[in-house]
């Protein structure tokens, strides 16, 4: 000088973690949350009218997932470079 092998860096992909937003299920006002409001109460001669318990539907909040996005990663894996750095085999002076 070539080859090869391993380390370093850097770029790249993936898998997996993480928090976050959605979305699904669930829960859910033990400070008196919302909307609707049967019965029953109230007013009214009546028509009708009021508040407003239960069910019912829903919101903050809290929880869950083979679930979807996009963001990250001192670590893992593959690919890829490098004018780094270590070993070894040729070859030439």
């Nucleotide at each position: 000088g070539u080859c090869a092998g391993g380390g370093g860096c850097c770029g790249u992909g993936g898998a997996g973690g993480g928090g976050c937003g959605g979305c699904u299920g669930g829960u859910g006002a033990a400070a008196u949350c919302c909307g609707c409001c049967a019965g029953g109460u109230c007013c009214g001669a009546a028509a009708g009218g009021a508040a407003g318990c239960a069910a019912c539907g829903g919101u903050a909040g809290c929880c869950u997932g083979u679930c979807c996005g996009a963001c990250u990663u001192u670590g893992c894996c593959g690919c890829g470079g490098c004018u780094c750095c270590c070993u070894g085999a040729c070859a030439c002076u």